[in-house]
């Protein structure tokens, strides 16, 4: 001085997943945020094992292998550090639940507050903020 790797701190980042409080004892209850069930009215005319439905961005095509898997796109979502957009880039397109059952849905009644990571060459509008004189 490069390039990588791994530990810390700090600070980001996906998502509702954060804050306080009384306990110390195996917890417990509250704000916020987030979801799901549920009336008339309104929709659907629709389930029927071809089940059907819910959380979420995460659907849906082709192709190959036949047996699972996989590959290529896609609908749709994030990042690029004061925030918003634009353009370019980099990535993500999973996985889980209910349990014959659910359309919206005031009143009301239920539930969840987790997991897992580490983007940054830059250019252009517009606004905010902070420091200096």
């Nucleotide at each position: 001085c490069u390039a990588a790797a791994u530990a810390u701190a700090u600070c980001g980042c996906u998502g509702a997943a954060u804050u306080c409080u009384c306990a110390u004892u195996u917890g417990a209850g509250a704000a916020g945020c987030g979801g799901g069930g549920g009336a008339c009215c309104c929709a659907u005319u629709u389930u029927u094992u071809u089940g059907g439905g819910g959380u979420g961005a995460a659907u849906c095509u082709c192709u190959u292998u036949g047996u699972a898997a996989a590959g290529a796109g896609u609908a749709g979502g994030g990042u690029u550090a004061c925030c918003u957009u634009c353009u370019a880039a980099c990535c993500c397109g999973a996985a889980c639940c209910c349990g014959a059952c659910a359309g919206c849905u005031a009143a009301c009644c239920c539930c969840g507050u987790a997991a897992g990571c580490g983007u940054u060459a830059a250019g252009g509008a517009g606004g905010g903020g902070a420091g200096a004189u």
Predicted 3D model of a 133-nucleotide RNA (c-di-AMP riboswitch aptamer (ydaO/yuaA leader)) from a Halanaerobiaceae bacterium.
Its mean pLDDT, the model's own confidence on a scale to 100, is 77.
The model forms 92% of the base pairs in the Rfam consensus.